[in-house]
Context: one part of a larger RNA
RNA sequence: GGAUGAACGCUGGCGGCGUGCCUGAUACAUGCAAGUCGAACGGACCAGCAAUCGGCGAUCGGCUAAUGGCUUCUAGCUUGCGGCCGAGAGCUCUGCUGGUUAGUGGCGAACGGGUGAGUAACACGUAGGUGACCUACCCCGAAGUGGGGAAUAACUAUCGGAAACGGUAGCUAAUACCGCAUGUGAUCCGUCAUUCGGUUGGCGGAUUAAAGCUCCGGCGCUUCGGGAUGGGCCUGCGGCCGAUUAGCUAGUUGGUAGGGUAAUGGCCUACCAAGGCGAUGAUCGGUAGCUGGUCUGAGAGGACGGUCAGCCACACUGGCACUGAGACACGGGCCAGACUCCUACGGGAGGCAGCAGUAAGGAAUAUUGCGCAAUGGGGGAAACCCUGACGCAGCAACGCCGCGUGGGCGACGAAGGUCUUCGGAUCGUAAAGCCCUUUUCUGGGGGACGAGGAAGGACGGUACCUCAGGAAUAAGUCUCGGCUAACUACGUGCCAGCAGCCGCGGUAAAACGUAGGAGGCUAGCGUUAUCC
Numbered sequence: 001g002g003a004u005g006a007a008c009g010c011u012g013g014c015g016g017c018g019u020g021c022c023u024g025a026u027a028c029a030u031g032c033a034a035g036u037c038g039a040a041c042g043g044a045c046c047a048g049c050a051a052u053c054g055g056c057g058a059u060c061g062g063c064u065a066a067u068g069g070c071u072u073c074u075a076g077c078u079u080g081c082g083g084c085c086g087a088g089a090g091c092u093c094u095g096c097u098g099g100u101u102a103g104u105g106g107c108g109a110a111c112g113g114g115u116g117a118g119u120a121a122c123a124c125g126u127a128g129g130u131g132a133c134c135u136a137c138c139c140c141g142a143a144g145u146g147g148g149g150a151a152u153a154a155c156u157a158u159c160g161g162a163a164a165c166g167g168u169a170g171c172u173a174a175u176a177c178c179g180c181a182u183g184u185g186a187u188c189c190g191u192c193a194u195u196c197g198g199u200u201g202g203c204g205g206a207u208u209a210a211a212g213c214u215c216c217g218g219c220g221c222u223u224c225g226g227g228a229u230g231g232g233c234c235u236g237c238g239g240c241c242g243a244u245u246a247g248c249u250a251g252u253u254g255g256u257a258g259g260g261u262a263a264u265g266g267c268c269u270a271c272c273a274a275g276g277c278g279a280u281g282a283u284c285g286g287u288a289g290c291u292g293g294u295c296u297g298a299g300a301g302g303a304c305g306g307u308c309a310g311c312c313a314c315a316c317u318g319g320c321a322c323u324g325a326g327a328c329a330c331g332g333g334c335c336a337g338a339c340u341c342c343u344a345c346g347g348g349a350g351g352c353a354g355c356a357g358u359a360a361g362g363a364a365u366a367u368u369g370c371g372c373a374a375u376g377g378g379g380g381a382a383a384c385c386c387u388g389a390c391g392c393a394g395c396a397a398c399g400c401c402g403c404g405u406g407g408g409c410g411a412c413g414a415a416g417g418u419c420u421u422c423g424g425a426u427c428g429u430a431a432a433g434c435c436c437u438u439u440u441c442u443g444g445g446g447g448a449c450g451a452g453g454a455a456g457g458a459c460g461g462u463a464c465c466u467c468a469g470g471a472a473u474a475a476g477u478c479u480c481g482g483c484u485a486a487c488u489a490c491g492u493g494c495c496a497g498c499a500g501c502c503g504c505g506g507u508a509a510a511a512c513g514u515a516g517g518a519g520g521c522u523a524g525c526g527u528u529a530u531c532c
Stems, first nucleotide, its partner, number of pairs: 001532004006528005013403006019396002021361001026359003030356003035107003040104002043101008054092003059087006068078004114314003124238007133231002138227008146180001148178002155170006185208009212219002240286003247277003252274008289311004293304004316337005339350004367393001369392003375389001376387004406436004416427004441469006450459001476521005481502003487516005497504002
């Protein structure tokens, strides 16, 4: 001198783009961060329509009319048990349509997001291998999609429990589950040929599939082959410190057989052999996520690995498996442990290293914001739903970049301050004053792009444009002995203090303090820390 995820002191007008717990991988209140599909399925609930077909039916009307009553008694009137017919609010049953959705089922939840504890390792980087492997959804191609069965949640009933949650009995559906058929194919076995080979081909045998929905357009389902994408495993080489760590190793090194895996392999087991590694540093100890890169430097190199991107590892601590194409799974499960919470004391619940936020630690690090409008992701045929990914806004001079705090003229060189040899010098064209401008600011008006096609924008009445007003709203900080640009006066008197080094201060201090002046940088300046 450059640099920083910085902090501290003084100061602080605006904008753009970035960045922001480096410490306790400490503990976490609260809210949100992974759902979706009713076009897989049976229910439940709501609304509407149809049918008024069936059932119940308060009530009303008509006819008839037992018994009784009255009268003018061969008759008439009346009360009206009962019967028949009709109307009928409403309820129920049935059907259709639309909506909502607890459950079964499917897909997703293994991505995205966080952190860097562990790890010195095929973890990473790079170059290869896999004839030792897998790959849901997607694309291409070939073939098929026939016919049955038994359950179970929801629901109903009942019981237990404070709760979390569960028991028993009964009913029911499916793209849930299980047989049968078919077998293009695939797998296995045998055999023949072929191959270096577990390769390829022929023949024979055995085993082995499927699911429907529909708004009729389609969407699916099964088997196989190929692709694409993503991964698993293996290998060469490369990248820290310590020898005041010199020997290490029994599943250890190799073989055979078997198990296990998608797959090779002591990965595991049994048996056999006695090997394997090491001064080219084994083992042990310390430190550390690795890389693209970043900083510095002319380069070589040195240091670092925050943001962004790739890979890895982890998800309260340790262990384990289940499901699944994929996990030994951050917001899944089980066990153990520590901690916290609820409890009726019998028993239960939890995991912010997701986004905000709280406490704590610390020199120190932000909002319990808005929106799915864009990009991307999951589900869905779609409409759409979900998305603290993401897009934005808020806070912080934390960084970089840009702009401004006015411009011109103006000498009686005003007043005032400071110094003075008392003549003057200096602040200083600086101010005042006159003329001008309006970046910025304030107020008014208009107002986007981002949204490929009609509508649809969180940001945002933002950016931007325009009009008006008025120099109006806006300068500090460090230094001035030498290094090192910049000097005088007063105060102090080895005191108070300064200081990066040399060193200043003991009565005229350009080194302390203050003032005037000057120098440097500038919305910053200085200090501290660290790297080159």

Description: Small-subunit ribosomal RNA, 5' domain from an uncultured bacterium, 532 nucleotides, folded computationally. It matches the Rfam family "Bacterial small subunit ribosomal RNA". Rfam links the family to the GO terms structural constituent of ribosome and ribosome. The prediction has a mean pLDDT of 85.